[in-house]
Predicted 3D model of a 349-nucleotide part of an RNA (small-subunit ribosomal RNA, central domain) from an uncultured bacterium. The coordinates come from a structure-prediction model, not an experiment, and the mean pLDDT is 86. It matches the Rfam family "Bacterial small subunit ribosomal RNA".

Context: one part of a larger RNA
């Protein structure tokens, strides 16, 4: 390499958009490049492969034969490509409505906390298994009234919704992104995948400059202990928040790429359309997108998966190929740095 694999044994890239390429829906003429077919020509000899023979056999050595290939011509037209004509079932797009913590800038509320005065009031508080460090007669803790700052939204909430994935939850203005359902006027295969590129991308961390209630790495103090660079407690500074810039990584998971069709049932739930009943509250069937369970068949090593498949198949991309060494050395491009992408051997079991 050929294979067979990639929920959990190694193995799906964090996402999305998309460029080269692969792959592509019905109908129809034309071509004849691929593709079947015939026909000459070439295809040294040695060698390879199969029969035959010769050396007592083998290796060795003779003879036939043949091979895939190219190169010219004559034919076929399914299928694949080209090339023209047309189709609507994929797609997109118009009209008609619908939901939603999608996203971005603006304002706003309320409830805690904590800080400030200020009145009450005194002798504790506060912490933990028990303690003490710390606060506190300079009046704390508690209580009441005003007042300021920041950051997060209880109830409502729900295997509820959105969103490509990271994520997205007070209420509100305004800007905007995708998306269901109906309906069938319009385009007519415009699709589907996507190597490289490129977009986005939690936490943490960087770099400027604001902010800083609460938590809170580091650190300090008290316990605990044989010790205790912790677990527990007092306190505490980077950060945690804005606003631009980088950083590109996580068990970025549903450990499951991404589209498309086809494959028993039953139950709930979100969003719409259609019918039917019903005086209302609903209820009943059919139907589309979703999210959830239970489950036949199939599959799976097995656990489990099961229309949201891990089934049945096509099509494109990524990846794996024994365990440690090692996601490490080197070198290369990123990036202020941390560090990140790529990604080996030697040894060794």
């Nucleotide at each position: 390499u050929u294979g067979g694999g990639c929920g959990u044994a190694a193995a799906g890239g964090g996402u999305g958009c998309g460029u080269a390429g692969g792959c592509g829906g019905c109908c129809u003429g034309c071509u004849a490049a691929g593709u079947c077919u015939g026909g000459a020509g070439u295809g040294a000899a040695a060698g390879g492969u199969a029969c035959c023979g010769g050396c007592u056999c083998a290796a060795c050595c003779g003879g036939u034969a043949u091979a895939g290939g190219c190169u010219c011509u004559g034919g076929a037209a399914a299928c694949u490509g080209g090339c023209g004509a047309g189709c609507u079932a994929g797609a997109g797009a118009g009209c008609a409505g619908g939901a939603g913590a999608g996203g971005g800038c603006g304002g706003u509320g309320g409830a805690a906390c904590u800080c400030c005065a200020u009145g009450u009031g005194u002798a504790g508080c506060g912490g933990u298994a028990a303690a003490a460090u710390g606060c506190g007669u300079a009046g704390a803790u508690a209580u009441a009234u005003g007042g300021a700052a920041g950051a997060a939204c209880a109830c409502c909430a729900g295997u509820g919704g959105c969103g490509a994935a990271a994520g997205c939850g007070g209420c509100u203005c305004u800007c905007u992104g995708g998306u269901c359902u109906g309906u069938a006027a319009c385009u007519g295969a415009c699709g589907c995948u996507g190597a490289g590129g490129u977009u986005c991308g939690a936490a943490a961390g960087c770099g400027u400059g604001g902010g800083u209630a609460g938590c809170a790495a580091a650190c300090a103090g008290g316990a605990u202990u044989a010790g205790a660079u912790a677990c527990c407690c007092u306190g505490g500074u980077a950060g945690u928040c804005c606003a631009c810039g980088c950083c590109g990584u996580a068990a970025a998971c549903g450990a499951u790429g991404a589209a498309u069709g086809c494959u028993a049932a039953g139950u709930g739930u979100u969003g719409g359309a259609g019918g039917g009943u019903g005086u209302c509250c609903g209820c009943c069937c059919u139907u589309c997108a979703g999210u959830g369970c239970u489950g036949c068949a199939g599959c799976u090593a097995a656990c489990g998966c099961a229309a949201u498949a891990a089934g049945c198949a096509u099509u494109c991309c990524g990846c794996c190929u024994g365990g440690g060494g090692a996601g490490u050395a080197c070198g290369a491009c990123c990036g202020c740095a941390a560090g990140g992408u790529u990604g080996a051997a030697a040894c060794u079991c």